[in-house]
Context: one part of a larger RNA
Molecule: large-subunit ribosomal RNA, half A
Organism: Hyphomicrobiales bacterium
RNA sequence: GGCGCACGGUGGAUGCCUUGGCACGAGAAGGCGAUGAAGGACGUGGUAAGCUGCGAUAAGCCCGGGGGAGCCGCACACAGGCCGUGAUCCCGGGGUGUCCGAAUGGGGCAACCCAGUGGAGCGUGAGCUCCAUUAUCCACGCGCAAGCGUGGAAGCCAACCCGGGGAACUGAAACAUCUCAGUACCCGGAGGAAGAGAAAGCAACCGCGAUUCUCCUAGUAGCGGCGAGCGAACGGGGACCAGCCCAAACCGUUGGUGCUUGCACCAGCGGGGUUGUGGGACCGCGACAUGGGAGUUCGAGAAGCGAGCCGAAGCGCGUUGGAAAACGCCGCCACAGACGGUGAGAGCCCGGUACGCGAAGCUUCGAGACCCCUAGCGGUAUCCCGAGUACCGCGGGACACGAGUAAUCCCGCGGGAAUCCGGGGGGACCACCCUCCAAGGCUAAAUACUCUCUCGUGACCGAUAGUGCACCAGUACCGUGAGGGAAAGGUGAAAAGAACGCCAGGUGGCGAGUGAAAAGACCCUGAAACCGUGUGCCGACAAGCGGUCGGAGGGCGGGCGGCGACUUCGGUCGUUGUCACGCCUGACGGCGUGCCUUUUGCAUUAUGAUCCGGCGAGUCUGUUCUCACGUGCAGGUUAAGGCCCUCAGGGCCGGAGCCAGAGCGAAAGCGAGUCUGAAUAGGGCGUUGGUACGUGGGACUGGACCCGAAACCGUGGCGAUCUACCUAUGGCCAGGCUGAAGCGUGCGUAACAGCGCGUGGAGGGCCGAACCGUUGUGGGUUGAAAACCGCUCGGAUGAGCUGUGGGUAGGGGUGAAAGGCCAAUCAAGCUCGGAGAUAGCUGGUUCUCCCCGAAAUCUAUUUUGGUAGGGCCUUGGGAUUGAGUGUGCAGGAGGUAGAGCACUGGAUGGGCUCGGGAGCCGACGAGGCUUACUAACCCCAACCAAACUCCGAAUGCCUGCACAUAUGCCCAGGAGGCAGUCGUAGGGCGAUAAUGUCCUAUGGCGAGAGGGAAAGAACCCAGACCAUCUGCUAAGGUCCCGGAGUGACGGCUAAGUGUAGCGAAGGAUGUGAUCUUGCUGAGACAACUGGGAGGUUGGCUUAGAAGCAGCCAUUCCUUUAAAGAGUGCGUAACAGCUCACCAGUCCAGCGAGGUUGCGCCGAGAAUGGUCGGGACUGUAAGCCGUCCACCGAAGCAAUGGCUUGGACCGCCGGUUCGCCGGCGGCCAGGGGUAGGGGAGCGUUCCCGGAGCGUCGAAGCCAGGGCGGAAGCCUUCUGGUGGAGCGACGGGAAGUGAGGAUGCCGGAUUCAGUACGCGAGAAGCCAUGUGAAAACCAUGGCCAUCGAAAGCCCAAGGGUUCCUGAGCCAUGGCAAUCAGCUCAGGGUUAGUCGGUCCCUAAGGUGAGGCCGAGAGGCGUAGCCGAUGGGAAACAGGUCAAUAUUCCUGUACCACGUCGUGAAGGUUAUCACCCCGAGGAGGGACGCAGGAGCAAGCUAGCCGUCGGAUUGUGGUCAUGCCGAUGUAAGGUGGUAGACGUGCCUGAGACUUAAAGACCAGGCUUAGUCGAGCACCGACGCCGAAGGGGCCUUCGGGCUCCGUCAAGGGCUGGCGACGCACGCUGCCAAGAAAAGCUUCGCGGGGGACGACACGACGUGACCGUACCGUAAUCCGACACAGGUAGGCGAGGCGAGUAGCCUAAGAUGCUC
Repeated sequence: GGCGCACGGUGGAUGCCUUGGCACGAGAAGGCGAUGAAGGACGUGGUAAGCUGCGAUAAGCCCGGGGGAGCCGCACACAGGCCGUGAUCCCGGGGUGUCCGAAUGGGGCAACCCAGUGGAGCGUGAGCUCCAUUAUCCACGCGCAAGCGUGGAAGCCAACCCGGGGAACUGAAACAUCUCAGUACCCGGAGGAAGAGAAAGCAACCGCGAUUCUCCUAGUAGCGGCGAGCGAACGGGGACCAGCCCAAACCGUUGGUGCUUGCACCAGCGGGGUUGUGGGACCGCGACAUGGGAGUUCGAGAAGCGAGCCGAAGCGCGUUGGAAAACGCCGCCACAGACGGUGAGAGCCCGGUACGCGAAGCUUCGAGACCCCUAGCGGUAUCCCGAGUACCGCGGGACACGAGUAAUCCCGCGGGAAUCCGGGGGGACCACCCUCCAAGGCUAAAUACUCUCUCGUGACCGAUAGUGCACCAGUACCGUGAGGGAAAGGUGAAAAGAACGCCAGGUGGCGAGUGAAAAGACCCUGAAACCGUGUGCCGACAAGCGGUCGGAGGGCGGGCGGCGACUUCGGUCGUUGUCACGCCUGACGGCGUGCCUUUUGCAUUAUGAUCCGGCGAGUCUGUUCUCACGUGCAGGUUAAGGCCCUCAGGGCCGGAGCCAGAGCGAAAGCGAGUCUGAAUAGGGCGUUGGUACGUGGGACUGGACCCGAAACCGUGGCGAUCUACCUAUGGCCAGGCUGAAGCGUGCGUAACAGCGCGUGGAGGGCCGAACCGUUGUGGGUUGAAAACCGCUCGGAUGAGCUGUGGGUAGGGGUGAAAGGCCAAUCAAGCUCGGAGAUAGCUGGUUCUCCCCGAAAUCUAUUUUGGUAGGGCCUUGGGAUUGAGUGUGCAGGAGGUAGAGCACUGGAUGGGCUCGGGAGCCGACGAGGCUUACUAACCCCAACCAAACUCCGAAUGCCUGCACAUAUGCCCAGGAGGCAGUCGUAGGGCGAUAAUGUCCUAUGGCGAGAGGGAAAGAACCCAGACCAUCUGCUAAGGUCCCGGAGUGACGGCUAAGUGUAGCGAAGGAUGUGAUCUUGCUGAGACAACUGGGAGGUUGGCUUAGAAGCAGCCAUUCCUUUAAAGAGUGCGUAACAGCUCACCAGUCCAGCGAGGUUGCGCCGAGAAUGGUCGGGACUGUAAGCCGUCCACCGAAGCAAUGGCUUGGACCGCCGGUUCGCCGGCGGCCAGGGGUAGGGGAGCGUUCCCGGAGCGUCGAAGCCAGGGCGGAAGCCUUCUGGUGGAGCGACGGGAAGUGAGGAUGCCGGAUUCAGUACGCGAGAAGCCAUGUGAAAACCAUGGCCAUCGAAAGCCCAAGGGUUCCUGAGCCAUGGCAAUCAGCUCAGGGUUAGUCGGUCCCUAAGGUGAGGCCGAGAGGCGUAGCCGAUGGGAAACAGGUCAAUAUUCCUGUACCACGUCGUGAAGGUUAUCACCCCGAGGAGGGACGCAGGAGCAAGCUAGCCGUCGGAUUGUGGUCAUGCCGAUGUAAGGUGGUAGACGUGCCUGAGACUUAAAGACCAGGCUUAGUCGAGCACCGACGCCGAAGGGGCCUUCGGGCUCCGUCAAGGGCUGGCGACGCACGCUGCCAAGAAAAGCUUCGCGGGGGACGACACGACGUGACCGUACCGUAAUCCGACACAGGUAGGCGAGGCGAGUAGCCUAAGAUGCUC
C1' cells in the first nucleotide's frame, strides 16, 4: 500500500414533524384622503439595541359593554408595582396624535430652514416662546374693479372596465401586403362593477320587438400574397328583465334692446309636450281616478354580522412504561364519534363540537308614512317634430370583410338638403314592396375582477419542496442609479440547560449530577463522498480497462464425533479428530482495450463527466379531429340552464343543437340510383354498419420533451460622481535663457530709407521642477495594481492644467475623428418588460422482461446534415385453394458477354487496276509509253468499335405444370429512415491512381456475439433463449509457447528462400526437369608448349598514321600446318604484348539455343531487431503432390430448463355455447440499433380494507433468504432509532437518474505543493507585564523622510477620537497590542464656516403660448456658490474641545436711556415706517518690470542666565541657551489717483482761448501699506538644577525668574501698498449690502447726527482621519485625491545631496 472486518470523525442525505405557503368554495367588502391618506422619519419602557404597540397624555388616557383571577408585549432577568372598589385581556365609541409626505404660508438636498397676520406669555426694548391662520386651480354667488364668501378638486390603491396613443421578436419554413395584435407598453377617466341600452333595429312578404351574458348555429357563410391564417351574423335554447325624460310648435311671465308705448326681438323661468298602426300643438268632448317609483326623509318589525354565554358522558380498574391516551376487563354519553391539545392511538382529562342563547354598534330587507310621476275619444291639415346635420366627392379608420360588386358605422378636408305630399334602411345601384324615425339625454338586473376580511375545503407542498421570504426578508449583500437579491426550521414531556471537584491563561477536557435516553445547546434521526484508528490475509525480479473464472496457502466460523472441566442439568468452556459446509484473503494461471454521445466506422489521441448526496426533461388545454379497445342504447346523445337532496357531490328535468338516417351531379335536377353520353352500352361514384361517454395511440392549437443564443422592440425607465464636449465661477504654473515691435541716441539721407549702440520685454519662443502626459525598454502578467513599478522620454504662459456647480441620453449625445467616449460594458449603454422571442442547430432525456424488426433508396423541394409522398419495419383487421419464395421440367421475349466485319465507320500489307501526278516519245497537238509517286472499285491476308451487327450465349425476366416451403395481397393505427461503408463481380469518371467517386448485382458490417486471420467493423468459417468438467465437425491447424502427427510416401529449395502480403524492368555459367541443335577416339571442349609470316609503313590523309586517329577498298596476292591489308593493350610515330588461326601434349565427352520448377541480384530512413515468439534446413517445424489420423466454434448432436407462435392432440375447469382459461404432449421459433407491439416491478397520494406498533413504526447499518428481471421479505436475524406504518383490491400522478462544459450543497485531489506573507528606510539591546514577547510599554543606540513620509484645511468617511476592560473572530505571523470586541466619556462661538442678504451658469416657473394625453417652452418672480456682503486677538487650560471654555484687551449690528445738536414744530415741512424707482458705487482681462515693505533667515556685536562635562591638568576673547509679545486705538508716511500751473506737437479756426494728447512740477482733495507710541505695572520666558508622589507612562511643586527682552550688516521677499503703473489684444460677470436723490401711502412733534452708559445677538457644523490602514479603488491594496504653510548648508532653483522642527522603521 491492496482487500475484508470492527470502531470513530466529518457531513447533513433519509425518515418523521410543521408555525409557512399554494389552490379553490361560500359569505362580506369593494375604497382611503385637506377633519391631512397610503407610506415613512424621529421619539416613546426603571434598566431597552431590535421587533411589536403607541405619539410630548407616547407598550399608553376616558366612557360603555364582555369577562372573572391573575397581570406589567416578543422576553424565561433584577428592581418596583397593579388587581374581587373587578386588573391584565376582548369588542365598540371618544381623546391625544411630534415631523415629513398630495403637503397646501415661503423655501428646500423629504422628515430641515425662514416668515406674514391676529391673539397670548416673558422683557421698557432689541429678542424669544406658544396657539390660530395664510398654497393653487375650478364652479357658483356678491362686487365697477381689486378682491371677498361658499363648495369642490388634488394624492394613494391588486385585478376587473371604458377611452386616447401603440411596437417588435415571431408565423408565413426567405419576405414586403398579411400575422403576432389593437397584444405588450404609455397615458386619461370611472365604478363597485364599467360599458351598452328602449330601434332612422332585424327579418323576408312569415314575422320579431331595448341592452348584456351564456349554450348552439360554426370553424359554417365569408375574408385572405384565396398563402400563412382570420372568422361572423340571422335564427334557436337559456340567464336576467324596466322603462323613461327633454328640445320644438302653443300659452303665460321676468329682464334687456329697439322704439311707433304696446308691439317686435333676445335671454331666462313656468305650463304644455315626447310620438311611427306617425305623434304633438290647435279645436271640440271627457276625467281628477288608477297605476307606478330607480326616493332626500321617517320608519314598526325581521334577518345577518358582531365581544361572548350554556353545553352530555370514566379525576374507571389492572398490565407494560419515564409518562397511558396503548393492551386487557368493566361501564357511560351521543341532535355532541368534527378538530386540536394533554409526557405514545382519548367520544366520556382540557379547549371545543351538536343543539340553543346573545349587548353596544353596523349592514340589509322592510309593512306603512311622506314625496314624486302618470292616462282617454274625436276633428282639421294652420304650425312643430333635434343643420353646417343627413347626404355627396376625396383621404383614412372600424365592421369577420385586406378596395373588392362593398353596403353599414366613424373621422379629416371640400361641397351641402328636406319637415310627413318628409326622411333612413333592407350588402353596389334602380323600381316595387317591407320596415324604421337620425342629427338631445337617463336607465337597475343577468356579466368581469379580488389588494382585503371571516369561515371552510384539498387523491396540493412538506424546508434543494411550497411564496423570493415557515427563521426580525424584499433583510444581508451587490450596484452611482433604475434595479438585482440570498442562505438560514427541529434539545427535551418538562430546562430538570449540567451544582461541585480535578487539569487548565482561555476554549476545553475528565469526573460528579439531571433525564426514559445525553438527546448537552455546532443539540431528533444522522446515509454517502472524504479522513482516520485497530486488526485478518496479501504485497519489494515484477507490468497494463484493474474484472471474471480456476486456485496452492493462511485466517475465521459452522456441522458431526471423542475427551476433560464446570453446571442452575437447559447448557457453557477448553481440547482434539473429521467434513470439497460457509466467509475473508490470495501466490499463480486462462480470457479480457472503461461508460455515454455522435458516427459508414471509436479502447480510441473525437464529445461529456473530480467524487458523493439531493433536484433535474414527453405534460396539460380544447367538450377540436382521427383510430383502437371498453361500456350503454338501436337511431344515439344532450349543451347552457333549472329543480330536489345527504350540498365543490348525486339524482331528475332541459331535444336547442349535433351525428346518423341517400346518393349522384358544376347545376337545374333525378333518386337506390345518379352522372357522363346519341345510347337501353361502357365507365365513375353510390346502394356497407350508428351514436354518446370512458381509456389509450396519433394529429392540430397553444412555450408543447428539457436546457441554450447572437439579437429585435417598448410614446417604459435609470445613468455625464468615469469619460467627451460645452457652460458659470475660482485656483495653479521653482528657476534660468533668448531678446520682436516700439522708444531713445549716434551715424546717415535732399527728405525718406538704412546702419550701430542703448532701452524695451514680445513669443501656441528655448532649457527645466511642480503639474499634465506616456516614447522606448526591463519587470509584473494565479500582479502590490482588472493597466502598475523602475529607468528613459514629451509639453510645461498656453489650442495649458485643475477644483466646485451645472447642461447635452441611447439610432441619441459628445467627438482637434481612434468607430473613440457615454460609470472596469459601446458598429448602438444599463435595467425592467414583450418573454418560456425564435433556434430545419448542439447537448441531455431516468425501472425491467417478452415478440417482431428497419433504412441510409426513388420522386419533389431557395433542396442536399431539413421535410413530404412512395419503398423498407411494426400492430390490428379482412378476403381468398394460394397469389409469395425455392427447385425441377416445359414454353417464351430479348441483342449483353463473346464473336464477327455482311452494314456504319476506323485501319495494315499485297494483288489487280480506274483516276490523278511525274518523266519520256510525239508536232508544243491527238495519242502513246514508262513509273522506286498517289490511288477508287474488286480480290487475298490480318485487324478495331459504348453510341457497328451477318451472328450470339450464360445469368436474369415472363408463363405453365409438379414438388417443397409459408409467405404474399388489401384496409386501418404507429413508426423510424431519406449522412452509409467494405469485399467480390460487371461498368462509367479518374491515370485500366486512391481506404477515390458514381451506378448495377451480391455478401457482410451497420444492428452480429462465437472460431480463424498474432492483434483488425466490412476477409474465411459460422448466425449467441439458458445451463452442462458430454460428443462430432467448419474455417484453420497438430515441435514448444498451444488443444491436436516431431504422421506416411514421392519430389524441390540452400536462399533462413521460407515458416499467413511487399516488389518490377533488367541481369546472372545458382540448381532440378525437359526439348532442339552442333562438335567429338579421323581425338572434341578446357589447359599447357610452340607458331602467328611476306608484298607492306596497302592507298589516301597527315608533322607523323607503319594491322590498331580518320577515310577508301569485290580488305588483294604470296608462303604456309596456320597466320586478318588485322581482336585488344601499347607508342609522338615505330617498337613491344596479345587475339583470331594452326600444330603438339592430354584425354572423353564438350558446346549453343529454347521451354519449365525452386532459388540469386536488383532491394534505400532515420532509438534495437523480427516468421506472433522460441525456434526450424539434407529424414524440415520450408515448398509441391498423394494419403491417414486428430484438434478445433456460442455451428450440429446429447441431456435438463425457460419462453413465443401454432389452423395440431389429450385432460380438467368455466361459458353469454361464439369460445375462454389451466395443465401436459407435438411441431416450429427465441442475435439485434432506430422503431412498433405486449406484459410487469417500484415511488408519492386517495378510496375500500385484513392488520402491525413504546413488549418499539418509519428511516439508517449489516446479515440471511426468495424470484426470469425490475425487485421482494407484513412470518426472517442483529444493531441503531424513538412514532408512526400498511398487505390486498382499485384509483390519481410533480413516478424511477450516470451523463445535459446541468443546478445546489458537501468533500477530496492538486498540496503541506507553488514559495506567497503587498515596496529593498533597518533594526539591536536592557527592563517591565504576561500562560506565552522579534512584534506591546519605557529607556538607550542605530536607521529613514524632510516642497515630506512634517503642519493646516476642503471634500469624503461617520465615532474610527479619549479612558477602562477583553483576545472567539478581524490583523496576511504571534499579540499582553490595535482603526478589532464590550462599556463609559468627549465636540461649548454675535466675530471661524454655514443658515441669512445678493446674484452667475443652470433649475423652477403665477399668469401665458404650444401639444392626442403624459407633457414641452417660457415672462415676472423664486431657487441656486465655485463669486459679492458687518465684526477677535494674545495667552492659559482637559485623558479627549477650543479664534468656541477661562484670563486680558477689542470690535460689529441692533435696542433703551442720558448728554450735546444741525434742523423742524398745526404741516404737500423735520424725523420715522412701508413701497416702487433714479444716480453713484460695488466692478473685475493678460503679460511685464521697478519701488516700498511686513515677515523669514544667516552672520557679527552687545546684554542676560547657566554648566565645568569619565579622571587629572589648562583656559576663557572659549562653550550651552535666551534675547518674544496680537487684535485694536491714535498719528495719514512711502506711494497712487488727481487738482492747479508750465511746456510741446498735431488737427480745427480769420485769430486767440477752450477742449483732446504727451511731458514736467505738486498746490484742492481722495485713497493708502508700512512705521512709531499705547495695548503691556500684563502675558510668555530657555539651558540647567532641587523636592514629593507614582500604576513608572507621568503628575504636582520650587529655583532659575522682578533675567535680558537691544543693535549692525546681508539675503529672500510670489502676501500687502495694488491689477496701482507700463505694455498688449483676444477687450476681459451679475445683483445686493452701502451712499445719495426725489416720489406715493401711513405715522408724526420733535429731532437726523455725534458721544457715553446699559442691554440683545437665534439655529446648524465644530470629536477624529484627511497623499491616507479612517476617503475612492472588493483588502490595514506600491494606484488616485483640490487648496494653504513649507526652515538651514552647497546651489539659479520648490532640482539634486545632506540635515532642523516634526514624523517614522512601512504587522511575519